[in-house]
Predicted 3D model of a 77-nucleotide RNA (transfer RNA) from a Rhodospirillaceae bacterium. It was read from a public genome assembly. Rfam family: tRNA. The family's RNA type in Rfam is transfer RNA. Lineage of the source: Bacteria > Pseudomonadati > Pseudomonadota > Alphaproteobacteria > Rhodospirillaceae.
RNA sequence: CGGAGCGUGGCGCAGCCUGGUAGCGCGCUACACUGGGGGUGUAGAGGUCGUGGGUUCGAGUCCCGCCGCUCCGACCA
Numbered sequence: 001c002g003g004a005g006c007g008u009g010g011c012g013c014a015g016c017c018u019g020g021u022a023g024c025g026c027g028c029u030a031c032a033c034u035g036g037g038g039g040u041g042u043a044g045a046g047g048u049c050g051u052g053g054g055u056u057c058g059a060g061u062c063c064c065g066c067c068g069c070u071c072c073g074a075c076c077a
Stems, first nucleotide, its partner, number of pairs: 001073007010026004020057001028044006050066005
């Protein structure tokens, strides 16, 4: 330098193709069961969906730029 993939609660991920109420598991908080821990159950909190713009009645999803990470290739030696 060229190509490809990825970026979504604290962590790991789905949702994107085919736009229409943001989800799952773990974790966290409260309560109940237990003498306590562990475990189980119930309820709950937690998200500007990397960033800027565009299209649209409506964008996590489509389009363009940028940033970051990973992989492959090229270049140098």